[in-house]
RNA sequence: ACGCUGGCGGCGCGCAUAACACAUGCAAGUCGAGCGAGGGCUUACUUCCCGCCCGGGAGGUGAGUUCCUACCGGCGAACGGGUGAGUAACACUUGUGCAACCUUUCCUAUCCCGGGGGAUAACAGCGGGAAACCGCUGCUAAUACCGCAUGUCGACCCCGGUCGCAUGGACGGUGAAGAAAGCACGCAAUGCACGAUGGGGUGGGCCCGCCUGCUAUCAGCUAGUCAGUGGGGUAACGGCCUACCUAGGCGAUGACGGAUAGCUGGUCUGACAGGACGACCAACCACACGGGGACUGACACACGGCCCCGACUCCUACCGGAGGCAGGAAUGAGGAAUCUUCCUCAAUGGGCGAAAGCCUGACUGAUCGACGCCGCGUGUGGGAUGAAUUCUUUCCGGAUGUUCACCACUGUCUGAGGGGAAGACAUCAACGGUACCCUCCAAUAACUCCCCGGGCUAACUACGUGUCACCAGCCGCGGUAAUACGUAUGGGGUAAGCGUUAUCCAGAUUUACUGGGCGUGCAGCGCGUGUACGCAGCUGGUUAAGUGUGAUGUGAAAUCUUCGGGCUCAACCCGAAAACUGCAUUGCCCACUGGCCUGGCUAGAGUGCGCGACAGGGACGCGGAAUCCCAAGUGUAUCGGAGAAUCGCGUAGAUCUCUGGAGGAACACCAGUGGCGAAGGCGGCUUCCUGGCCUGUAACUGACACUGCGACGCGAAAGCAUGGGGAGCAAACCGGAUUAGAUACCCGGGUAGUCCACGCCAUAAACGUUGUGAACUAGGUGCAGGCCGGAUUGACCCGAUCAGUGCCGCAGUUAACGCAUUAAGUUCACAGCCUGGGGACUACGGCCGCAAGGUUAAAACUCAAAGGAAUAGGCGGGGGCCCGCACAAGCAGCGGAGAGUGUGGUUUAAUUCGAGGCGACGCGAAGAACCUUACUUGGGCUUGACAUGCAGAGGAAAUUCUGGUGAAAGCCAGAACAUCUAGCAAGAGAGUUCUGCGCAGGUGGUGCAUGGCUGUCGUCAGCUACGUGCCGUGAGGUGUUGGGUUAAGUCCCGCAAUGAGCGCAACCCCUGUCCUUAGUAGAAUGUUAUAGGGAGACUGCCGGGCGAAACCCGUAGGAAGGUGGGGAUGACGUCAAGUCUGCAUGCCGUUCAUGUCCAGGGCUACACACACGCUACAAUGGCCGGUACAACGGGUUCAGACACGGCGACGUGAAGGCAAUACUUUAAAGCCGGUGUCAGUUGGGAUGGCAGGAUGCAACUAGCCUGCAUGAAGUAGGAGUUGUUAGUAACAGCAGGUCAGCACAAUGCGGUGAAUACGUUGCUGGGCGUUGCACUCACCGCCCGUCACAUCACCAGAGUAUGGUGCUCCUGAAGUCGCUGGCGGAACCAGUAAGGGACGGAGGCGCCGAAGGAGUGCCCGGUGAGGGGGGUGA
Repeated sequence: ACGCUGGCGGCGCGCAUAACACAUGCAAGUCGAGCGAGGGCUUACUUCCCGCCCGGGAGGUGAGUUCCUACCGGCGAACGGGUGAGUAACACUUGUGCAACCUUUCCUAUCCCGGGGGAUAACAGCGGGAAACCGCUGCUAAUACCGCAUGUCGACCCCGGUCGCAUGGACGGUGAAGAAAGCACGCAAUGCACGAUGGGGUGGGCCCGCCUGCUAUCAGCUAGUCAGUGGGGUAACGGCCUACCUAGGCGAUGACGGAUAGCUGGUCUGACAGGACGACCAACCACACGGGGACUGACACACGGCCCCGACUCCUACCGGAGGCAGGAAUGAGGAAUCUUCCUCAAUGGGCGAAAGCCUGACUGAUCGACGCCGCGUGUGGGAUGAAUUCUUUCCGGAUGUUCACCACUGUCUGAGGGGAAGACAUCAACGGUACCCUCCAAUAACUCCCCGGGCUAACUACGUGUCACCAGCCGCGGUAAUACGUAUGGGGUAAGCGUUAUCCAGAUUUACUGGGCGUGCAGCGCGUGUACGCAGCUGGUUAAGUGUGAUGUGAAAUCUUCGGGCUCAACCCGAAAACUGCAUUGCCCACUGGCCUGGCUAGAGUGCGCGACAGGGACGCGGAAUCCCAAGUGUAUCGGAGAAUCGCGUAGAUCUCUGGAGGAACACCAGUGGCGAAGGCGGCUUCCUGGCCUGUAACUGACACUGCGACGCGAAAGCAUGGGGAGCAAACCGGAUUAGAUACCCGGGUAGUCCACGCCAUAAACGUUGUGAACUAGGUGCAGGCCGGAUUGACCCGAUCAGUGCCGCAGUUAACGCAUUAAGUUCACAGCCUGGGGACUACGGCCGCAAGGUUAAAACUCAAAGGAAUAGGCGGGGGCCCGCACAAGCAGCGGAGAGUGUGGUUUAAUUCGAGGCGACGCGAAGAACCUUACUUGGGCUUGACAUGCAGAGGAAAUUCUGGUGAAAGCCAGAACAUCUAGCAAGAGAGUUCUGCGCAGGUGGUGCAUGGCUGUCGUCAGCUACGUGCCGUGAGGUGUUGGGUUAAGUCCCGCAAUGAGCGCAACCCCUGUCCUUAGUAGAAUGUUAUAGGGAGACUGCCGGGCGAAACCCGUAGGAAGGUGGGGAUGACGUCAAGUCUGCAUGCCGUUCAUGUCCAGGGCUACACACACGCUACAAUGGCCGGUACAACGGGUUCAGACACGGCGACGUGAAGGCAAUACUUUAAAGCCGGUGUCAGUUGGGAUGGCAGGAUGCAACUAGCCUGCAUGAAGUAGGAGUUGUUAGUAACAGCAGGUCAGCACAAUGCGGUGAAUACGUUGCUGGGCGUUGCACUCACCGCCCGUCACAUCACCAGAGUAUGGUGCUCCUGAAGUCGCUGGCGGAACCAGUAAGGGACGGAGGCGCCGAAGGAGUGCCCGGUGAGGGGGGUGA
C1' cells in the first nucleotide's frame, strides 16, 4: 500500500511518484523619539455668510496631540520556513592549520563629535500611455550627500634590537594619507544614537592529513595542463586571472571515462564482527521555472530583489506589459499511496522600536487518516432439564455447552446534567467549558472481526467435486471414499485489528576479518625464466615509525544503555550518569616488526676444486634387419584374406625361391612401476658443440634467498604457408563383405598427411585430475646413481650416509574413498583459482592469428535440483563355485493326417461371462437337448419367484377340483370342503388372500475399495527394522561371510561375535519285513486276506579317506542302508497375478426393471489360426478261434447273476444283495493255434446312407449305442518343441465321480515292463560369493540428437527515429573589467565673469561570455524484413 472488518483515549507520523503545472487570500516588516509634507482630533484668535441673541457653516492664523501614513532616511529583509534536482567532490565526517583573512548588531576599553556647503524625493503644474508606469519644469528637509579642521589611533615607508621551522610576526622610534550626526526631555543632568582604534564574543572564508560506494568488456589522461617570474584581482593564499619562459603533471596503491548517489549524528537487524538504509528530529552542503550575470550590503551572486536569454502561463485598446508555492493551506495531474483554502500570537523564539506596541502559515494548538506505538472496554457471579437449533453417528449416542434463557450484582467506557484547572509574570488563555471531579441512567450502545486447520506449524470431521473446478511460501494436493479444492459444524491463533503484497537484516560459516575451500563434489594457470609487490637467517649498535601503556584536548545536542523523577499506568516526557570502541597532541617502555650508504658471522644461497651417471638438447657422418619397387634366373597354378567369404592379384607367368640394384622411414633383442629433462617429451652407432644434476671436499663471497600480477620464452597431436621428399602406414574417397539398413566395426585398394627446411598456430583426460619453496612428524621392503666404514685375496658380505624412484603401513587427516617423510599430516611465505544446475569452454566488445580459431568473458530466461563418496538391491550378450530331466545319453511323443475338446478370429437376434507367456487355451464346467442359463426373440407379472415388519380389509382355515382362452406363463370364471389354539363371552393369537407403506431382488459395475481361497517363483534353501555385543558420522555391516560337507543356512571347523525365531529335517498317512490280538473266506488245522497294536534302520559295527571333525567310500549282517519308496505339509515375500459368475462384502448405479415367470432359439455357427488329448499310417502288426492272471471301487427310484428272445444295441422274467458273503466281474495286453503277406491292403477308420435300441415330456436345430453297407486323409511327419532316471517311461485294460441319457477328458487302480546318465563347456531356471552401473516403477530400466508444432527471452541485421556527450567553427544578450569619453553634469581647485582643470556619467570600442546555429566523432537504450542458435511444453 491493498482486502475484509472497525468502540474509546493518549503520544507520534503523514506526496517515497511529476525539482510536474499552479486559481485565491496569507507567509517581512518596523521606526513620527531621523526628516519635510499632508490628513484627523482638541483648542485660542480672527474673516465672511445665515441668524434677534445663544448658536451653526465655510475659511485663515497660532498652539497642542504617545492619532494616521505615501515619500526621503535607518535597521531588517543573507535569519526563520521548504526541497534533495545536481554533486563521487575538501561536498560531508573527523582532526589540525591561517605568521594568508573578514565579522553589522552585542560586551569591554580609550578618544572624539568643530565649522561649513550644494542638492533631491514627497508636493505643485504641464505632458505621454489601455495599463504597468514614465518624462519635463518648479519648491523643500534630514541621523541623506560633499569639502575643510582636529587625530586617541594610524594603512604605508624607513631605522633599532628581539622572536619564529620558512615566507615573516609582535614591539619601540621618526615621518605620514585618513573621521563624525544628531534625537527625546523647557534647560541641565541623563538616556539613546554617531565616528576612529584596541580587546573579547559570535558568525563566516580559505588550506591540509586520513576517511566515505560500483565498473578494467573504461588503460592511458592532461596545454592554464605542471612549475617559475612580472603584473592584476580578492577580506585573504593560490593559474584565481594575464604576459613571458620551462616541459612538465597524473596513472594497475586504478588516472581518465561510464552508470548510480546529497553527506553525517543516527535508524533497522545481528551474539559479535558486520549488512542494509539515511523518513520524522538535529548539524553541514546544494538548489529556488531552465541557464547566465552582476548590484546593494557586515554578510548574497539573494526562494516571496534586479538585468538578460529560453520554455510556459496570464492581461492587452496589439503599441506593450505581468508572473514564478522545492513557504503554510488549497487545486489539477501522476500514482498502489500520503491530511484542513482551520484557530491564535496565550506560550517559546525572531525583526523593528527608547517604549507602548506592530509583524511573524516560525511556533503553539485543533481537524482528518487504526499509518505506527501504548493503554482501556464490549461485563461479573449464579444457572442442567445438559432446552432448542445446527453438525455428526456404529442410530445407542456424542459435540456446540453454563453457551442461551432465567436470577442477582457492578458501572470502566459511551450518553445526560453540574463544577472546573495547571500551563504566567501585575494584566493577558488559541487550545477550551478541554483535562479532571461530582451526580444520574441502564447490561443496554460497542467482536465470532480476520486468518488458519497435510508437514514445516497450534488446530479434524461431514458433504459436494472427480487431474475438472481449484489450492500452493517450499515439498506438493485433485484421476469417485480429498483431514491439502468449495461449503458447513465444531477447533486453533490473534484481537480493533487480522491477513496479503513489497522491501531490508537474520538464520546463511551461502564471499568465510572474526570464519570457507581447490586428489574424486565448483576450483591447481600446460611448463618455466623473471620485473614490480609481498615476505625473509644468526649476532651487535642506534632510532622510536608500527606495537604497548599513561596524560590532555576533542568526539554538538538528541538517540541507545543505567539510575531517578513527571503525566492514574504505559507509550511519551524531564534530570543525571555512563557511553560515543574514533582522531589529534604529548610523555614513557624497547621484547617483537620496521628504519640506518651501520659493525660482524656462516648453518640459507652461490662460486671453486676432485669424481660420477644419463634415450637431456643441437649438428655432421655411418650401419644392419625388414617392407615396397626395378632388372635377371628358376618354376607353375594359384596367391592373398577372413568367423565364413567376396572384391583384389595371377597363364601377358603371380605367390614361393635366388642374385643384383634403387629409395624412404623407423631403429628388434638389450628394455626394467630403469634413466634424463621444467613441462611437452627423449631410444641403432661414432664424432663435435652444449644444458642441467648427484656426490666428496670446505678454499672463496657473505643473506646475494623464496614467491611471482603484468611481461617474456618453451609447448604433444592435428591444422595452415612456401619449397623439397614420399618406402610403409593412412583421415577423405572407391570397391567387397556383414546387416532389416551399415554413410561403421572386418577385407582389398587409396589421396592429403605422417618425413625434412624455414615460418605460423598455442590448444589436449597438456593428469599424480594433487602450484612453487622451506621446516618438522614411527617404520618395513624393492629398484637405480654416488660415497664412507668394518672385514677381506676379492667383484661377495655386514653397517652407515646423500640425492632419486616404487610398494606396504602407524599416528594424524578426510564426507567417504583414500593419503600417509615423494602427505591429501603439522606449520610458514608468495602467487593462481572457486561460490547451485542449465543458458555458456556462448553472445557482444577488446587483444592475438593468413585462416581454422585462440584468449578475456556476461545477461535475459529457466529448473529445484545438478553433483561427490559410500550402502542395500536389481540388472549385465562380466567373472567364480554349485544344483535341478537344465543340457547331454536314452525311451516315447507333439508339430504333418482324420476326427474329438478348448481358444482366437469371423459370423449372428444371441452365439452369456470369466481365464491371456511360463503360471489362459480337455481351464471355472465332477458332464449346455428343456432345466442348467447368466445371452437372444416374443409373451406376461409388479410388495413381486424369495425374507420380514406395520396398518387396513376380506373371506372365513389350510386345502382340493373344474371350465374358458393361450405356445406356456398368465388372465378370466366357477365349484367342493367347511372352523385351527386357549377362553363362558367380548375379543385375542396363529395361519391365509387382497390393498397400501417400509422394503425385497439383481450371475448389474468396480478383483485397481476388500475378506476368504488359489496360482507362481518353489519343496527353491532361504527369510529376519530379532535380543545382546562389536564395527561404521550414517545408510548399514557383522552374525548369514570363509575352509570343508550335505538333498538342505544339513552338520563340522574357523571367525567379534554369541544366541534366537520362521523355514529344512523329524513328528502324520500309505507301502515293503517280522511279531501279536481279533477273526472272514472254503468243512477243519495251519496259512493268506482284513482290522488294531507293536518291533525293526541309528552311519549302530568293521576297514579306509579326511584335520583325532563333520562327512564320504567300501564290506558284513538284514526284508529294507545311508532322508528305503510315495503322499500330505509350501518360510519372509513377489506378480495392484486370478476370482465381486462359489461364498461374503464397502461404494456406485437399477426399481413397470439391469428384478421375476414362460415358450422358442442360442452357448453346438465356420473361410481360417493355435493348444491339449484320441485313432492311425501297420507284420514286435491286423483278424478269427481257444486259453490264463488283477486291483481300486460301486449299489435299493440301485447294481443285477441266471434263463429265454434278438446278428446286435437290448428286451422279458428273475435268484441272491442295504454288501469281506450275492452282483458289477469275461480284465486287456499276454499265451496257444489259424489266416492274409507288404498293398493305401483282411492296415486305417473318417465321411455320408439305410435300418434299429435305450434314456427322456421332447433326441430336427443338437446326444449316446447297435446292425448292414460306404471306405476319406494318412506310408512315420519342416523349423521347432514336450515328458521321463525304476516298478519309472512306454504299452494294455479296469473302476467309480459327475449323470435320466451322454467321457477320446479329468480322478484313481492294478497288469506287462525297459533303455540311458561319459559328463557340466554351452542353453534354461535357481542358490551363494565377487565385479561394473548415470538403473531403484529396478534393463519391458535409463536416455541422446534431428525433424514437426506452440510459446518465451536473447544475438547479429539493410537500416530508421530519439536521447546523452566530446571537439571545431559561426553568431553573440545581460554584465563586470579595460580604453575612450568631442555629448551631458550642483558640491572640490583657480578664476570677477565667460570659460577652464580635476572627477566621473551616457555613448562608443575591446576581452570574456549564456542561449542559439552549422559540421564531425563517440555512447546508451527503442524499433526493424528476413536470419541464428537457446529455454520450455503429457
The RNA shown here (small-subunit ribosomal RNA) has 1434 nucleotides and comes from an uncultured bacterium. RNAcentral holds the sequence, with entries from ENA and Greengenes. Its Rfam family is "Bacterial small subunit ribosomal RNA". Gene Ontology terms of the family: ribosome and structural constituent of ribosome.